[in-house]
């Protein structure tokens, strides 16, 4: 400090939990979580090409930007982070209100 509306699942074993917490609302005996095998997405790291500006007598080095391609190091493969949690705007709610809907930004949270 980046990014978080894209995407991408089979088989085994295994035997009731899982979606971080909360409230919800879903997934699960037509078989959860977990462990193991093969596959996949994606393109943060590495790695390739071009660029820019900087150091350096040069060899070179390290910084931003763009592009690749998928042999490596991570991570992912219901459901927008599954939706809300706090705050501001709007709007429905004949006024008020309670309560709903939508935007915005911010908390937690993930993953580099």
């Nucleotide at each position: 400090c980046a990014u978080c509306a894209a995407g991408a699942g089979g088989g085994g074993u295994g035997g009731a939990g899982g979606g971080a917490c909360u409230g919800g609302c879903c997934c699960a005996u037509u078989g959860a979580a977990g462990c193991c095998c093969c596959g996949g997405c994606a393109a943060c790291c590495a790695c390739c090409u071009c660029g820019g500006a900087c150091c350096g007598c040069a060899a070179g080095g390290a910084c931003c930007g763009a592009g690749g391609g998928g042999a490596g190091g991570u991570g992912c493969c219901a459901a927008c982070u599954c939706c809300a949690g706090c705050a501001g705007g709007u709007u429905c709610g004949a006024c008020a209100a309670a309560g709903g809907g939508c935007c915005u930004g911010g908390a937690a949270g993930a993953u580099g």